[in-house]
RNA sequence: AGAGUUUGAUCCUGGCUCAGGACGAACGCUGGCGGCGUGCUUAACACAUGCAAGUCGAACGGAUUUUUUUAGCAGAAAUUUUCGGAUGGAAGCUAAGAAGGUUAGUGGCGGACGGGUGAGUAGCGCGUGGGUAACCUGCCCCAACCUCGGGGACAACAGUUGGAAACGACUGCUAAUACCGGAUACGAUCAUCGGAAGGCAUCUUCUGAUGAUGAAAGGUGGCCUCUAUAUUAUGCUACUGAGUUGGGAUGGACUCGCGUCUGAUUAGAUAGUUGGUGAGGUAACGGCUCACCAAGUCGACGAUCAGUAGCCGGCCUGAGAGGGCGAUCGGCCACAAGGGGACUGAGACACGGCCCCUACUCCUACGGGAGGCAGCAGUAGGGAAUUUUGCUCAAUGGGGGAAACCCUGAAGCAGCGACGCCGCGUGGGCGACGAAAUCCUUCGGGAUGUAAAGCCCUUUUAACCGGGACGAAAUACAUGACGGUACCGGUGGAAUAAGCCUCGGCUAACUCCGUGCCAGCAGCCGCGGUAAGACGGGGGAGGCAAGCGUUGUCCGGAAUCACUGGGUGUAAAGGGCGUGUAGGCGGGCCGGCUAGUCGGUUGUUAAAUCUCUCCGCUCAACGGAGAAGCUGCGGCCGAUACUUCCGGUCUUGAGUGCGGCAGGGGAGGAUGGAAUUCCUGGUGUAGCGGUGAAAUGCGUAGAUAUCAGGAGGAACACCGGUGGCGAAGGCGGUCCUCUGGGCCUGCACUGACGCUGAGUGCGCGAAAGCUGGGGUAGCAAACAGAAUUAGAUACUCUGGUAGUCCCAGCCCUAAACGAUGGGUACUAGGUGUUCGCCCCUUCAAGGGGUGAGUGCCGCAGCUAACGCAUUAAGUACCCCACCUGGGGAGUACGAUCGCAAGGUUGAAACUCAAAGGAAUUGACGGGGACCCGCACAAGCGGUGGAGGAUGUGGUUUAAUUCGAGGCAACGCGAAGAACCUUACCUGGGCUUGACAUGCCGAUAGUACUGAGCCGAAAGGCAAGGGAUCCCACCUCGGUGGGAAGUCGGCACAGGUGCUGCAUGGCUGUCGUCAGCUCGUGCCGUGAGGUGUUAGGUUAAGUCCCGCAACGAGCGCAACCCUUGUCUUUAAUUGCCAUCAUUCAGUUGGGCACUUUAAAGAGACUGCCGGCGUUAAACCGGAGGAAGGUGGGGAUGACGUCAAGUCCUCAUGGCCUUUAUGCCCAGGGCUACACACGUGCUACAAUGGGUGGUACAAAGAGCAGCCAACUCGCGAGAGUGAGCAAAUCUCAAAAAGCCAUCCUCAGUUCGGAUUGGAGUCUGCAACUCGACUCCAUGAAGUCGGAAUCGCUAGUAAUCGCGGAUCAGCAUGCCGCGGUGAAUACGUUCCCGGGCCUUGCACACACCGCCCGUCA
Repeated sequence: AGAGUUUGAUCCUGGCUCAGGACGAACGCUGGCGGCGUGCUUAACACAUGCAAGUCGAACGGAUUUUUUUAGCAGAAAUUUUCGGAUGGAAGCUAAGAAGGUUAGUGGCGGACGGGUGAGUAGCGCGUGGGUAACCUGCCCCAACCUCGGGGACAACAGUUGGAAACGACUGCUAAUACCGGAUACGAUCAUCGGAAGGCAUCUUCUGAUGAUGAAAGGUGGCCUCUAUAUUAUGCUACUGAGUUGGGAUGGACUCGCGUCUGAUUAGAUAGUUGGUGAGGUAACGGCUCACCAAGUCGACGAUCAGUAGCCGGCCUGAGAGGGCGAUCGGCCACAAGGGGACUGAGACACGGCCCCUACUCCUACGGGAGGCAGCAGUAGGGAAUUUUGCUCAAUGGGGGAAACCCUGAAGCAGCGACGCCGCGUGGGCGACGAAAUCCUUCGGGAUGUAAAGCCCUUUUAACCGGGACGAAAUACAUGACGGUACCGGUGGAAUAAGCCUCGGCUAACUCCGUGCCAGCAGCCGCGGUAAGACGGGGGAGGCAAGCGUUGUCCGGAAUCACUGGGUGUAAAGGGCGUGUAGGCGGGCCGGCUAGUCGGUUGUUAAAUCUCUCCGCUCAACGGAGAAGCUGCGGCCGAUACUUCCGGUCUUGAGUGCGGCAGGGGAGGAUGGAAUUCCUGGUGUAGCGGUGAAAUGCGUAGAUAUCAGGAGGAACACCGGUGGCGAAGGCGGUCCUCUGGGCCUGCACUGACGCUGAGUGCGCGAAAGCUGGGGUAGCAAACAGAAUUAGAUACUCUGGUAGUCCCAGCCCUAAACGAUGGGUACUAGGUGUUCGCCCCUUCAAGGGGUGAGUGCCGCAGCUAACGCAUUAAGUACCCCACCUGGGGAGUACGAUCGCAAGGUUGAAACUCAAAGGAAUUGACGGGGACCCGCACAAGCGGUGGAGGAUGUGGUUUAAUUCGAGGCAACGCGAAGAACCUUACCUGGGCUUGACAUGCCGAUAGUACUGAGCCGAAAGGCAAGGGAUCCCACCUCGGUGGGAAGUCGGCACAGGUGCUGCAUGGCUGUCGUCAGCUCGUGCCGUGAGGUGUUAGGUUAAGUCCCGCAACGAGCGCAACCCUUGUCUUUAAUUGCCAUCAUUCAGUUGGGCACUUUAAAGAGACUGCCGGCGUUAAACCGGAGGAAGGUGGGGAUGACGUCAAGUCCUCAUGGCCUUUAUGCCCAGGGCUACACACGUGCUACAAUGGGUGGUACAAAGAGCAGCCAACUCGCGAGAGUGAGCAAAUCUCAAAAAGCCAUCCUCAGUUCGGAUUGGAGUCUGCAACUCGACUCCAUGAAGUCGGAAUCGCUAGUAAUCGCGGAUCAGCAUGCCGCGGUGAAUACGUUCCCGGGCCUUGCACACACCGCCCGUCA
C1' cells in the first nucleotide's frame, strides 16, 4: 500500500466482497509447563446455608466467675488409737472486703466508610473552567478561654402477668460522660448609636460603646507539695475526655459559561407556568412552598414529545481527522425486591436502620409474626456463556479502644477455566546418491528424506531426594495465610510432552483415486453433468503453533456522508418560474475599540493509562522511578494586518430623473378577409367518397361538381427568419385604450441602499381534468360500424359525444429540457444575425468602432468519454437546492392540500451482485450508398406424375452390422454384400490364443508326417512312419549344454468395444469469396484506430492518385500441366506428296505433309486513335493462329461450423480377458402397408423397325486382350494365329447419311411383370448374379404446389473406354461426335464484398426480452 467482481474487450460511475487489528467472548478439534492478568455482557430473576460491623468495663448500675483476706459454719484425707476416740485441718457453705476475668442492659463512637450493581437518568447527571459578597463540615491540627453548682428519671434487676411465637404490659428499686434547670462568658450571635477600608448591584471586611442571649462531664493512674477530717479524697498531679470562639485541613452543598445520541412521518409547549411584593422554610440562594399582583416564559440556533443510554479518565481502531465502545483499574452519579415517607445524626432521607403501601417467600396454636445476596462463597432458573459454600488477618487499609486487643468475604493468598498476554519445552550433533513402507510415474525414476534406523551427546521441563528464603516495618523480643512455595544442589534416562487450518483466483501451498449438476463446497467471483489442482479420501506441500479454525461484534481498507477529503449536461443528483422574510456573504478611504485572530507568560488539565529513559523479577508479560505529553479551559501582559462593531467620508456596485429605441410582453374593447360546415335557390346527372385494395357511409326524396345568397363558430395563409418579446409557462390578422419589463447616449442626483435566499408565506404556472353558466363551424378521447388479421378491444376508413372556445372558480403536474440554479470578476480568436449609439467617407445596399441580445466554428483549459469552450461543463469567490447501489417505490402508513381525480412530504421488511454512463470491435436490421455471382431476369433442357434401378427414413426381424443428417447426409464411406468380404444374428468349437516379444519348465519315438473314426465344418480322437543344426567332454558310443520346433506355465496378446465433446492426421463448407494480418511510426487514458478509409479502376486489398503514415507477410496474379499457331531436332510400330508395286502404305523408297515427343518462338495493352487527372485504366482499331486472365486444370489466406471421421491409420483415458478376443457352418446386410433423395427408360413421327453406308478420341490387355475359322437364332462354345502393345487384340463407334415400312393408335410407341428354355462365371447362382432366345406386353399420351442445371465447343443429344472385378453398373471417373437459344437489365429472391448508420445483441436476431397462465 491494495485486490476480486458488471463487459467480447475498454474507460468511468457504483455497490458487494476480501486481505489487517481488536475482544470480559462462545463453539469445533486438540492440549506439556510456568508467570502475570482476567472470569453472569442474559433474569435490577428468585434465593437454602454460613460468613460480610462492630467495639469500648479507663462513661454507668448490675449479673456472673476466678483468686485472695477476715469472721463464722463445716469437718475430708492422713496419722495415731485402749477402736470409745484423739490429732489434723482440706473441700464446701455464709457474711464483709480486695484484686482480676466475662458480660445482657444504660451510655459513647462507628453502622453515611469499605464492598456490590447500572435499573433509572438526555439531567448542571457527567466533563471542563469559574462563582458562593448565598453555605455546612464529626473525628484531626493550631490558638484563646473555660470545665462551677444542683435536680428528677428510665433500662438492667425483682415481682405479677399476656402471647404458640415474635414480642410485650403493669408495679417497684437504681447508676452514669444518659436527661433537665441554675451560674459564669475570652470569643460568638442579635439590637441601637458610631468610625475606617474595600468591592461586584444587593453589599463585604475591620473596629468602638451600651444592652440582650446562650456552655460543659467526667474517667483512669500516681502522689501527699498545697487544702481538708492526715490517709484517704471533695486535694494535688499526669494522661484523657467535655464546653465556647477563631483559624486550618478534609469532606460536602448550591450556582453559572461551554460541551454531551437519534427522530420534524413529534411544531408548538407551559397555570407554580414566567416575573414581582410579602411571608414561611433551608446549612444556604431560589416558586423551594404559600398568599396577592402582573401575563409572561421556552421554541426552527429545534422547545415539547417519542426512542435509546449511567457520564468521564480511558479502551479498540485509524497516517491523521475521525469512528466505535465505556469490562477489569480510577473519579463522579444513581440504586439496594417495586413505590412512598420521615426519624436519628456533623453527615442519610440510610444495601446487611425505622414506618406505610404493593408483589413474592417462610413460620403459625389462624389470633398474629418474620424476610430482602445489585456484599463473599454457593443454589435454582435464564442463557452460546462466566469460578471455591477455600485459607489468613502475616502484610496494606478501615472501625472501636488509653492500651492489650477485638472485628474486618475490604484486603492478602490459594483453588478452577488455554479466557487473554508473555516465556519455555516436546531434544542436539553426525548419519545413504538415499533402507523398509507409502504415494506418484513418461516405468527410466521421483517424493516423504537426514527424516528414520544407527553412533555420540545434553537434561530445560516433568519425577524423586536434600537444602531453603525475601516479603517482618518508624519494632528489642515475638509474629508468615501464601508455604516446605519461589530458588539452589543432587539422581537417572531421550527419557514425560503436537496439533489445527489451508492448498481454483484474491492468497503462501499439487498430485492420484473415488464421485458424475449426485453427494457436496462456497467470504466474493464461482466449482460438481466421466479425465474435478474448487466435492470426499490418500500422498505431498504451505501457514500458525499449545494452540488452530469458525461464528459474532467494532474500527480499518470506504475519498462509500468527503472538516482534512466527493459530487449534480448524459452515470444517483438543479427546485417548473418569480418575488421576498430570517439567515449567510458583501465596494474604496480615514479614525477608534480589541470581540474574533495572533504571540508570550501563568493556573489548571487527579492518579493510573500512552510515549521516552533508567531500574526490579534469569528474559518477557508484569512492576517501580523520573521526564515528556494530555492538542482543552481560565487569568494576566502584548500585537492590530484581516473580519466584526462604532464614527466619518467617497463613487466605481446598485438605484432615480431627463432624452431616445425595438418588440407575436400582458389586459380590455372593436373590426377584417380567406377557408371548412350548414341552410335556401339555380344549373346538372349518376355516381360521390374513401383505401395498399376495399367496405361501412352519402346519393334518383337528385348527392358529388358548379353558381348566387345567407347563417354561425373557430383559427389567423403569405410576411415568417437557429428572427423578436417575456422570469418561466408561453406569445402571431388589423386598429384603439390601459399597462409591465429591457436596451442605448450623455448630464444631474442618492451614497453600498448590494448578492443569494431555508421553511412558512405570496404570486405565476402547457396540456389534460373538475364545478356552475354559455357556446359549438371544424377537429375529436369514449362509442358504433367497415376493413386488416389466426385474433385486432390497434394502426387504415366512415360516422361521432365529452372536450377543444368564452365567463367565473378550482387543480398545480410534464422529456415544466439547454435533461446545465442565481450573482460577480477574469481567460485567444473567426464568422453570421437582431436592436441601439459614435466616427470616417468616394454619401453607397460603404468602411471602422462601441454596447445589449441571439447562433455556428474553434485555442488554451476542463471532461470517463461524448463534448463544453466570453451565452463554459474553463479559472475563482458568495448563497440556495439536491445525490449516496439496483429492485421493492415515488409504493405503504401518518400528516397536509384538493369538490374529486389526485398532489406534496415519504419509509421498511424482503431480494439481487449487480443496476448504470460513454466509447470500441464485431454480428444483426422487413436502415442507407456502391459492387459481384446462372442470384434474379432472358432462354434451353430437366426433376416433382409412370415403371423399374439405387440410397435413406420408417416399419419388420434372431439379425436386417456401423457411420453420414439443411445447404455442406441420402448412385455418400462402398472403385462393385451369393461364400469370403462382414464388423450383425443363430448354432458348434478354442483359451498364451488367428498374430508379436520375453522368461521358466518339459521334450527321442520329440518336431514333422499321418491311414482311419466322429462331425455341417471348425475341431476332436488316433494306428503307423519319423528327424536336423551348434558347443564341450569322452571310454567313440554316449553324456551334458544350447538353437529350432512342440507342449505346459507366467508376463502378455486381441477388441470394426465407448468417448471425433480428450486428440493427431485427413476431409467438407463459407469460397477461388478478396480478403486476413504484422513491424515501426502517429492518434487515443484505454479497448482500439490509422495503414486497409477517400477519388478513380479492376476478375482481384488489381493498379493509379491523394492521405500520418512508411513498409512487409499470408492470399490475388504470375511461375506448373493441358489445349489452340509456328519453328527446329528426330523418324518406328506412325505418315505417303513425288517414283515403283499391291486386294490392301502390302512392299521398295522417302521423312515433304499428318502424327508422335523433346526443345524453342509467340501475347506484352507492345502499336494507333479516342476517353480519362498528363495517372491507372477503359473503348475502338491494326496486325496476328490466338487480344486484353485466349479456353480448361492443378493451386483453397486468417479463420468459422466443439462440422465429419476412434469402422482407413495413429493415439490419451475408460471398459472387456474360457470373452466385447479367435475359428467354423448357415442366415442376415437383398425384408416391405409406406415416405423422400439421386439417376435410368419412356410416353413417341425431329420418332420406331429393317437393310445399306461413313467419320473419332481416349484407354485397357499374360491366371490377360483374343484375330481368323467352325458350330449355335442368340448369350456363347470349340479350335487357335498375334500381342507385355504408335506393330496384335478389345473394336462394331453411335447419332449421321441413303433406301424402305409404320401414319397418331396405349400403337410396329413403351418395355415392366410373368411363364418356358438356355449361356457364362464360380466349391456353390434357393434365399441372392449377369446375359440370351421364345412367349407375355403393366403403368405411362409430357406430369399439381414446388423445384434443379446450364452463358459456347457450353446446354442438349450420341456413342466409346477405364477403375473395382471370378461373375455382377441405369452408379462413378474419363473420351470424343453432332451441336444450339438467350442475357433488356440489377427493382425484386438467395449468397457474398466494401463504406456508413442504429442497437438494451456478444451463445452475437435461431439474439434479447415483456405480460398472462400452469
Predicted 3D model of a 1414-nucleotide RNA (small-subunit ribosomal RNA) from an uncultured bacterium. It matches the Rfam family "Bacterial small subunit ribosomal RNA".